[in-house]
RNA sequence: CGCAGAGUAGCAAAAACGCGUUAAGUGUUGCAAAAUGGGAUGUUGUUUGCAAACGAAAGCGAAAGCUGCGGUGUUUUUGCGCGUCCGUUGCG
Repeated sequence: CGCAGAGUAGCAAAAACGCGUUAAGUGUUGCAAAAUGGGAUGUUGUUUGCAAACGAAAGCGAAAGCUGCGGUGUUUUUGCGCGUCCGUUGCG
């Protein structure tokens, strides 16, 4: 110097264990903030706080509990997952 590759935030599916069903959570809108390949920059996306509007599937059993339901939470596994420059790994 050339060629090839890895890795972020996070997303999807499955499984397990929970939570709610006395409605939290999820989803929507607005404002503010934060973290986002090892570094710089930037985009997309993500998260948090506040405010607003909207809003649900229960059933069975004597009981223990069981079966459901929720655009439900966490974990694990698998797959996917940075534009430019530099760095990094392998090969030449």
A computed fold for a 92-nucleotide RNA, annotated as THF (Tetrahydrofolate) riboswitch aptamer. The coordinates come from a structure-prediction model, not an experiment, and the mean pLDDT is 83.